Annotation:
RNAcentral holds the full RNA, with entries from ENA, Greengenes and SILVA. Predicted 3D model of a 484-nucleotide part of an RNA (small-subunit ribosomal RNA, 3' major domain) from an uncultured bacterium.
Context: one part of a larger RNA
RNA sequence: UGACGGGGACCCGCACAAGCGGUGGAACAUGUGGUUUAAUUCGAAGCAACGCGAAGAACCUUACCAGGGCUUGACAUCUGACGAAUGUUUAUGAAAGUAGACAGUGCCUUCGGGAGCGUCAAGACAGGUGGUGCAUGGUUGUCGUCAGCUCGUGUCGUGAGAUGUUGGGUUAAGUCCCGCAACGAGCGCAACCCUCGUUAUUAGUUGGUGUUAGCGGUAUACUGUUAACGACCUCUCUAAUGAGACUGCCGGUGAUAAACCGGAGGAAGGUGGGGAUGACGUCAAAUCAUCAUGCCCCUUAUGUCCUGGGCUACACACGUGUUACAAUGGCCGGUACAGCGAGCAGCCAACUCGUGAGAGUGAGCAAAUCUCUAAAAACCGGUCUCAGUUCGGAUUGCACUCUGCAACUCGAGUGCAUGAAGUCGGAAUCGCUAGUAAACGCAGAUCAGCACGCUGCGUUGAAUACGUUCCCGGGUCUUGCACU
Repeated sequence: UGACGGGGACCCGCACAAGCGGUGGAACAUGUGGUUUAAUUCGAAGCAACGCGAAGAACCUUACCAGGGCUUGACAUCUGACGAAUGUUUAUGAAAGUAGACAGUGCCUUCGGGAGCGUCAAGACAGGUGGUGCAUGGUUGUCGUCAGCUCGUGUCGUGAGAUGUUGGGUUAAGUCCCGCAACGAGCGCAACCCUCGUUAUUAGUUGGUGUUAGCGGUAUACUGUUAACGACCUCUCUAAUGAGACUGCCGGUGAUAAACCGGAGGAAGGUGGGGAUGACGUCAAAUCAUCAUGCCCCUUAUGUCCUGGGCUACACACGUGUUACAAUGGCCGGUACAGCGAGCAGCCAACUCGUGAGAGUGAGCAAAUCUCUAAAAACCGGUCUCAGUUCGGAUUGCACUCUGCAACUCGAGUGCAUGAAGUCGGAAUCGCUAGUAAACGCAGAUCAGCACGCUGCGUUGAAUACGUUCCCGGGUCUUGCACU
């Protein structure tokens, strides 16, 4: 100087408290441990591993296992020889492959040959998801979006170092003000960026409005729908450029400061809400299996091709979720309102068939035009009447649908039947402060098919915060110290 203290002072954070909803009990889904296995590929390990890498393991993926093959090799460059490339086909085989048969003569050319492709031969070499993340680059997590971390010159100290950065106030902030042997500066903070909230201008189709006509409902008024228009751009909306918020104004407190409290005006008020943005460093943190790479190792195998199996096993234990245990509910009928997005090997309207998953036919749309697209909770009416039930849906049987060479191991869905546990969960423990929690559905990536996961989107929409004694984490100053 730091680190540490069951030392002190001050401050902050869903840290506690106040509330709301969960987990821990049940069934199932998923990940992990363990066990099993020929193999159950590998990695991740307190917070910060465990719905994690994996935005999707039937084959492929695939790295694992068994068996069948290859050895200049599945892939790259170089040399030589032969053949155009390529297509069709026979036998054998689980396939990879092995052994043949037939067709075929292209492009450029200085007629020597060349380019590309294939086969064979020899070696240089290829190849390795083999090891080491404690040899590394790059990338990432975490403390933490916490307010800190440093430097130059000067000054002080023999020196390590100190000062500045401490102090008095203040702030979300080393934010700002004042003081001061310091004066300045850098990386962080803030702002600049994106988005939401108000408004102006520009633009007006595929968006919006209007008129007319047809077809409906009805009571002529009114209203729905379809089509047309040299119609219009006020409104909605779309998307580009601006404006707007700065403690700017007023009052009070304060040290005449910084700032704080209240108010006005305003769509918005004191960082307006959200996002992106992560200082010096810590954990020899994670990753050699994204990639790159040193060294070591394998080279008829630790490389490579194929078939089948495995990654999906199952006395058990844990994590994360989904669905419930019901009446603020279940079921039946009617009826209303979104937003983000996606679409041509695609999205698929309308119609017909099927109880249904779906099938057939077929219009439109590379999309503000067409489609996915029905939003669901909500609301209205009816029924059930507190039961293991008209709750709950696991499990199982039968019959089907779809994708795909192929659903046995091992896909998703549908109909009928079956109808398990479960009556709100011990000790313990998690999230959340507002359009948040909770509830409700929708879309997308991955993807042939497969979502209770993930990433987004809107709809309905709360309760509580006295306060900082205590638990946890963090910051500043100070003190002790047998550690550095």